[in-house]
């Protein structure tokens, strides 16, 4: 670094998918060790129990008090002093830190960097100055007393670093001056003068700790700003202390913080207000980077502490273990009241997939008190538990083929597990057990270790205790067997699974990771699939309809100045911790320590000044004016005009007129149509007319006139950059449609009627009304398409065309040259192709608008325009893996050209209809065996079912077997006649028969028979959709393909197409193609001619002979067998391209492949065939085998296929008389003769066949009857008698003789046949005891027609559409029925938010009172100063009420919308898809 999916295949768009990587994970399956780390992500839910912020007796009083001394004693004690020490209280400092969680919050909350001339700051540092003198209290206690408890209330005692006056003070503050000085303003600093004001605390061991002012630092806060910092515009206005003044008030400290007054602003498209959604970064993950995603541990800040409100203290809090009120809960109680807040660390419950021990020390770090010893610390440091995570080690190590045994597999030979085991030999990491034993502890000399007798060392025994896990069809590494059988299941995607699954399930082997390995979920990645880096918009998703123009965005040439933007150097900053490097310490490695870069930022500042900004100055090429000039359906309004339809009135006229594919409806004798005349009245504007003109687009078409906008050109006279885009805005906008009045010929949705049609709510036809036409006003969409925003520069050429100008000419023509327009054609570039291509889709530059995967849907809400219709904006759940765009190569069209075939036409003779024969459906039956089904199954397999065949049924024996092969035994084998039985077979063996080789004569072999026991035998069971082989059929149709080169990004093309010929891809030429395969043709086989050679059993011309080619004799002929010739478009002519090739002639037996046969290319159809045969698999093994009888394949209301025979005179019969080719044939064919009316019998020559036999050919010839009838046609059925074959003719042959007697040419439809052929006629053969109307072959007689290729069908062959590739018997679309799924509407109902407005108003602060109360100062005192309770007021949380707002949920019924192997209806798209 990519790969899998769309398609038969290609390229390309484009989604979905995998492969990497991390996690605070969780679940499955499995687990030895050890360091480091991490460890409730959910209910900011609720908590029991313990502990988490206490110290200070060197601030105070007491109170306790070991012990010590002293005194008194009735010797029991009793008192006074000292007192280490413990302390409830008072007081000092700490509880604001540390620790915890993210509810919350979109803000100055964090980040980043200023700024305070507007502040503050306890302990600590450093430095002046100071500490004099006095006072009254109040806990504590002691006493009453209330209460259950919590907790009080009273009287009185008292102390202090506790409270409170005075005194002294200042560089402090305040107030009124002076002078200096600095700052960007307000305004600061500094020097000084006067006045007023303001402090203090003391412990003690005498070191020193504290105390009080002031200043200055340090540290830590406080407030302002600048930038940054998430989504939604279906959230577009928001906002009364609100925005600012000046005045007060409050605060440390600005400041609408707050108040009163005044003015009306303030903020917003650069995104305000509102709505969801979040703590925020250092940093983690990830990525090449940019960037995306996160914010657990760790470090920084903010927030919050049951939830809501306050404020006290205090330097600091609006305080997590503080205080007070309100709620919700919990708990306790005497019911009267109190009590409580684990988002501290342990832990319990819930909730969840899920997340630990109620452990051990303050030994270290730090941290509070304290002078200090020392107290406290769930901060912490450790240790438990968790494979959660990263990193390390180990489960041995070496030899060791008889390649053991076992598994598992085999083609049975092996093969693999596999050096892998065993065995031999070593070693001992980790785990065990013993002995030893640390740093971690300090600048300390002594002590101080939770961890922990850990880590380490040492010895010690033994290969001993220690492997799993997911895959294995492709992406993706790894392959078999068995079982299942679209069942079970698998699956991340694409897809496996229907009896031979490398996809499931199990084994076996193998591949990977490895104490783990898989799976799920979330993020990054690949995704350049949101494009800054680095993407697009003719036709894939995407250019707004189309001007105008606002804000932005960007903009010619030159000079000068500035420095905001850029460049560049410096300075602070940018914590630390991660990252990177370097160097170090745990054995190593995660892990720690440490140096150094780094932190891409942000300010300052000091430079530069090309380039952008930005200021002046000029300047014309950019743009625009002016002036002349021609074009032009460009727009508005007025008039005016011919042809045409229609209607009216009127003449002529008569029966039809219209209309269609062919009718019909409709119109006409009450006079249509047609035709002449004159009239109305509305619309369009024929011909020119032209990929011609104008116009921004929509669009614009008779003329004429006014009146008006733009575009071009030519001069170069003015202006001087004024420009280009353009969000919103704002106008304009086809037809259809609405609205209001007119106006209506013509055409015409709706509608009617007629056809058509299974059925036409439709295409055709008659009709016909909204509408179309005008005026005003609405609508605001189109394939509004060049499906291609605007604008400006540049980049080869050819040709038309409208329109102006020049240049040359005699010239309006031609010709050059040039702007503007509007097409074609084409290089280079583009570009998935196709295509574009100076009018670009090409190279650039600016500015808009749009796209991001089908469907759901341009649908639903919402909201904003509209009278309605509608319409702009514009989702989501859910569902699919694909929707798609170009292009190839096919199939295929009711697309198209060309050609061919008995394809159709032109002819014959048929079938279909009768009788019957044959096959086959179907029914029937115990069975009516099997297979074969459009052509290409049906007189097929079957070249012949009585029995056998024979597989099917029914009865009836039999089991190693009717057949083959091994082994052991024993016998020679066979056995007629005879009994039973239906036969198979049994019994009975007596008769009979006793072979072969070798022999050492005992007896052994080969064959064969018997009996046994298992290996196997046997299946016409089953699958032709597991095969082989054979066949069919397209089609004997011309075609189907390689290599090499070319071309194309491929799939593919070329070649094979093209013009010509042919039966043919034959052959010829041409040509990016050149050549070769299989097909085709030729080679082979019969036929037609003839020549040689040969001459039986053929043949006879001469000779001889005969009843006879019967014989001698010949081998000229016929023949027959073998060789050989002949026919090649070779000769002529004429076309035609001097071609191939065609057409005509000659000659020839034959002429253009003479005629016929064998020959069948790649390939289709899973085409037939396991029942020819062979063969994997599955199945059946006293049976699905074998065997035996009898039936049955022959069945019969029917249907269809192929035939035979008539239906008659081109004929029946009778009589007579010719002429054939090809076969058979010995278990045969059989003459002749002879009997029978015949089938046939009876005898039996000859013949193993060019001999003999079948054998008579028949149609024809000729005589003669018959005379159009159901017949002298015709011939079935059946009766009755019989021959033949064969054990056997009843189910069930044939054939004969007598007798019986359908059909008079056959609807729809439909086959076959082009010459020696159709027709018609007889003969043979195979199969076969017998049994042919089938069926192969033979000859005989012997026509008709073919204009021609429009149509049918079927093939080539080019072309062309196509959404079809299973290939039109394709494909696909919408109602409707049923299921399920998510979603909109719904009377409503229930909830939640976050506000409004009234109302109640806790607790507090802030004011006001303060008539009670008060210990300190004054004052002798009276009584003031101050203070306080109480009341009152403002504000105010929680609640009350109310009405909208938003969101959610839920709801009959109701709408579409997906999704569901085989449901109805039709047939809309896709081809000209049958109506484009």
């Nucleotide at each position: 670094a990519g790969a899998g999916u769309u398609u038969g295949a290609u390229c390309c768009u484009g989604g979905c998918u995998c492969a990497g990587g991390a996690c605070g994970a969780a679940c499955g399956c499995u687990g030895g060790c050890g360091g480091c780390g991490u460890g409730c992500c959910u209910a900011a839910c609720a908590c029991a129990u313990g502990c988490a912020a206490g110290u200070c007796g060197a601030a105070c009083g007491g109170a306790c008090g070991a012990g010590g001394c002293c005194c008194c004693u009735u010797c029991g004690g009793g008192g006074a002093c000292c007192g280490a020490g413990u302390u409830a209280g008072u007081g000092g400092c700490g509880g604001a830190c540390g620790g915890g969680u993210g509810a919350g919050u979109a803000a100055c909350g964090c980040g980043u960097g200023a700024g305070c001339a507007a502040c503050c700051u306890g302990c600590c540092u450093u430095u002046c100055a100071g500490a004099g003198g006095g006072g009254g209290a109040c806990a504590a206690c002691a006493g009453u007393u209330g209460g259950a408890a919590a907790c009080g209330a009273c009287u009185g005692c008292u102390a202090a670093u506790a409270c409170c006056g005075c005194a002294u003070g200042a560089u402090g503050c305040a107030g009124c001056g002076a002078g200096a000085u600095c700052g960007c303003a307000u305004g600061g600093u500094c020097u000084u003068g006067c006045u007023g004001u303001c402090a203090a605390a003391g412990a003690u061991u005498u070191a020193u700790c504290g105390c009080u002012g002031a200043a200055a630092g340090a540290u830590g806060g406080g407030c302002u700003c600048g930038c940054g910092u998430c989504u939604g515009a279906u959230u577009a206005g928001c906002u009364a202390g609100u925005u600012g003044g000046a005045g007060g008030g409050g605060u440390a400290a600005c400041g609408g913080c707050c108040c009163a007054c005044c003015a009306a602003g303030g903020c917003g498209a650069c995104g305000a207000u509102c709505a969801g959604u979040a703590g925020c970064c250092g940093g983690a993950c990830u990525g090449a980077g940019a960037g995306g995603u996160u914010g657990a541990a760790c470090g920084g800040c903010c927030a919050c502490a049951u939830u809501g409100g306050g404020a006290c203290u205090g330097a600091g809090a609006u305080a997590c273990g503080g205080c007070c009120c309100a709620g919700a809960c919990u708990c306790c109680u005497a019911c009267g009241g109190g009590a409580g807040g684990c988002a501290g660390c342990a832990g319990u419950g819930g909730g969840g997939a899920a997340u630990a021990u109620u452990g051990g020390g303050c030994a270290a770090u730090g941290g509070g008190g304290g002078a200090a010893a020392c107290c406290c610390u769930g901060a912490c440091c450790c240790a438990g538990c968790a494979a959660c995570g990263c990193c390390g080690c180990g489960u041995g190590a070496a030899g060791g083929a008889a390649g053991a045994a076992g598994g598992c597999u085999u083609u049975c030979g092996g093969g693999u597990u596999g050096u892998a085991a065993a065995c031999u030999u070593c070693u001992u990491u980790u785990a065990c057990c013993a002995g030893g034993g640390a740093c971690g502890a300090a600048g300390a000399a002594c002590g101080u270790g939770a961890c922990g007798g850990u880590a380490c060392c040492u010895g010690g025994a033994g290969a001993a205790a220690a492997a799993g896990c997911c895959a294995c069809g492709g992406c993706u590494a790894a392959c078999u067997a068995c079982g299942u059988g679209c069942c079970a299941g698998c699956a991340g995607c694409c897809g496996c699974g229907g009896u031979a699954a490398u996809a499931c399930g199990u084994a076996g082997g193998u591949g990977g990771c490895a104490a783990g390995c898989g799976u799920u979920g979330u993020c990054c990645g690949g995704a350049u699939u949101u494009a800054c880096u680095g993407g697009g918009u003719g036709u894939a998703a995407a250019g707004g309809g189309c001007g105008u123009g606002u804000a932005g965005g960007c903009g010619g040439a030159g000079c000068u100045g500035c420095a905001a933007g850029u460049c560049a150097g410096a300075u602070g900053u940018g914590a630390a911790a991660u990252c990177u490097g370097g160097g170090g310490g745990c054995u190593u490695a995660a892990c720690c320590c440490u140096c150094a870069a780094a932190c891409u930022g942000c300010a300052u500042u000091u430079g530069a000044a090309a380039c952008u900004g930005u200021a002046g100055c000029c300047c014309u090429u950019g743009a625009g004016u002016a002036u002349c000039g021609g074009a032009g359906a460009g727009g508005c309004a007025g008039g005016c005009g011919g042809a045409a339809u229609u209607c009216c009135u009127a003449g002529u006229g008569u029966a039809g007129c219209g209309g269609u594919g062919a009718a019909a409806u409709g119109c006409g004798u009450a006079g249509a149509u047609a035709u002449u005349a004159g009239g109305a009245a509305g619309a369009a504007c024929a011909c020119c007319a032209g990929u011609g003109g104008c116009g921004a687009a929509g669009g614009c078409g008779g003329c004429c006139u006014g009146c008006u906008g733009g575009a071009c050109g030519a001069c170069a006279a003015c202006u001087g950059a004024c420009g280009c885009u353009g969000a919103g805005g704002c106008g304009c906008g086809a037809a259809a449609g609405c609205g209001u009045g007119g106006g209506g010929a013509g055409c015409a949705a709706a509608c009617a009627g007629g056809a058509u049609u299974a059925g036409a709510u439709a295409c055709c036809c008659u009709g016909g009304u909204a509408g179309u036409c005008c005026a005003c006003g609405c609508u605001g969409u189109a394939a509004a398409c060049g499906a291609u925003g605007a604008a400006u520069a540049c980049u080869a050429g050819g040709u038309g065309u409208g329109g102006g100008g020049g240049g040359a000419c005699u010239g309006a023509c031609c010709c050059c040259c040039u702007c503007c327009g509007u097409g074609c054609c084409g290089g280079a570039g583009u570009u998935a192709a196709c295509a574009c291509a100076a009018u670009a889709a090409g190279u650039a530059u600016u500015c808009c608008a749009c796209c991001u995967g089908g469907g759901g849907a341009g649908u639903a809400c919402g909201a904003c325009c509209g009278c309605a219709a509608g319409g702009u904006u514009g989702a989501a759940a859910c569902u699919c893996a694909a929707a798609g765009g170009a292009a190839u190569u096919g199939a295929c069209g009711g697309g198209g050209g060309c050609c061919c075939g008995c394809a159709c036409a032109a002819g014959c003779a048929g079938u279909g209809g009768a009788u019957u024969a044959u096959g086959u459906g179907g029914u029937u039956u115990a069975a009516u065996u099997c297979g074969a089904c459009g052509c290409a199954a049906c007189g097929c397999g079957a070249a012949g079912a009585a029995c056998c065949u024979u597989a099917c049924c029914g009865g009836g024996a039999u089991u190693u077997g009717a057949c083959a092969u091994c082994c052991u035994a024993c016998u020679a084998a066979c056995g007629a006649a005879g009994c039973a039985g239906a036969g198979a077979u049994g019994c009975a063996u007596u008769a009979g028969g006793u072979g072969c080789c070798c022999u050492u004569c005992g007896g052994g072999g080969a064959a064969a028979g018997u009996a046994g026991a298992g290996a196997c035998a046997g299946g016409u069971g089953g699958u032709g959709c597991a095969u082989g082989g054979u066949u069919g059929u397209c089609g004997u149709c011309a075609g189907c393909u390689c290599g090499u080169g070319u071309c194309g990004u491929g799939a593919g093309a070329u070649g094979u197409u093209g013009g010509g010929u042919u039966a043919a891809g034959u052959c010829c030429c041409g040509c990016a193609a050149c050549g070769a395969g299989c097909g085709c043709a030729a080679c082979c086989c019969c036929u037609a001619u003839u020549u040689c050679c040969a001459g039986u059993a053929g043949c006879c011309a001469g000779c001889a002979g005969u009843a006879a080619g019967a014989u001698g004799g010949g081998c000229a002929c016929u023949c027959u067998g073998g060789a050989g010739a002949g026919a090649c478009u070779g000769c002529c002519g004429g076309g035609g391209a001097u071609a191939a090739c065609c057409c005509g002639g000659a000659g020839g037996a034959a002429g253009g492949u003479g005629g016929g046969g064998a020959u069948g290319a790649c390939g289709u159809c899973a085409a037939a065939u396991c029942a020819u045969c062979a063969u994997g698999c599955c199945c059946c093994u006293u049976a699905u085998g074998a065997u035996u009888u009898g039936g049955g394949c022959u069945a019969c209301a029917c249907a269809c296929g192929u035939g035979c025979u008539a239906c008659a005179a081109u004929g029946g019969c009778a009589g007579u008389u010719a002429c054939a080719a090809a076969g058979a044939g010995a278990a045969g064919c059989a003459a002749a003769c002879c009997u029978g009316u015949g089938a046939a019998g009876g005898c039996g020559a000859g013949c193993a066949a060019a001999c003999c036999u079948c054998a008579a050919a028949a149609a024809g010839g000729c005589u003669g009857u018959c005379u159009c009838a159901g017949u002298u046609c015709g011939g079935a059925u059946u009766g009755u008698a019989g021959u033949c074959u064969g054990c056997a003719a009843c189910u069930c042959g044939a054939c004969u003789a007598c007798a019986u007697g359908a059909g008079c040419u056959g609807g729809a439809a439909u086959c076959g046949c082009u010459a020696g052929u159709a027709a018609u006629c007889g003969c043979a053969g195979a199969u076969c005891a017998g049994c042919a109307u089938g069926c192969u072959g033979c000859g005989g007689u012997g026509a008709a027609u073919a204009c021609g290729u429009u149509c049918c069908c079927g093939g080539g062959u080019c072309u062309u559409g196509u959404a079809c590739a299973c290939a039109c018997c394709g494909c696909c679309c919408g109602u409707c029925a049923c299921a399920c799924c998510a979603u909109g509407g719904g009377a409503g109902u229930c909830g939640g938010u976050a506000a409004u407005g009234c109302c109640c108003g806790a607790a507090g602060u802030c004011a006001g009172u303060g008539a009670c109360c008060c210990a300190a100062c004054c004052g002798u005192a009276a009584g003031g100063a101050g203070g306080g309770a109480g009341c009152u007021g403002c504000c105010g949380a929680a609640g009350g009420c109310a009405g909208g707002a938003u969101c959610g949920a839920u709801a009959a019924c109701u709408g579409g919308g997906g999704u569901g192997a085989a449901g109805u209806c039709g047939u809309a798209a896709c081809a000209a898809g049958g109506u484009a």